Background
The RNA shown here (transfer RNA) has 73 nucleotides and comes from a bacterium. It matches the Rfam family "tRNA". By type it is a transfer RNA. The sequence was found in a public genome assembly.
């Protein structure tokens, strides 16, 4: 200095022909057990790495820019 991937609750991720976010583990509470696990029913947490722009709507298209990872030089 040029190409490609990836970034989404605490962590793993799903979701990409635009219609506005779902799941596992974990966490909080009841319920079951003498007790604890395990199980069973509720709950809290994310506006989608950051800024912008299209559009009636944007995790999703465009553009810049950051982190990581990986290829050329």
């Nucleotide at each position: 200095g040029g190409g490609g991937a990836a970034g989404u609750g605490g962590c793993u991720u799903a979701g990409u022909u635009g219609g506005a976010a779902g799941a596992g583990c974990g966490c909080c509470g009841c319920g079951u057990u003498c007790g604890c696990a395990a199980u069973g029913c509720g709950g809290a947490g994310g506006c989608c790495g950051u800024g912008g722009g299209u559009u009636c709507g944007a995790a999703u298209c465009c553009c810049a820019u950051c982190u990581u990872c990986u290829c050329c030089a």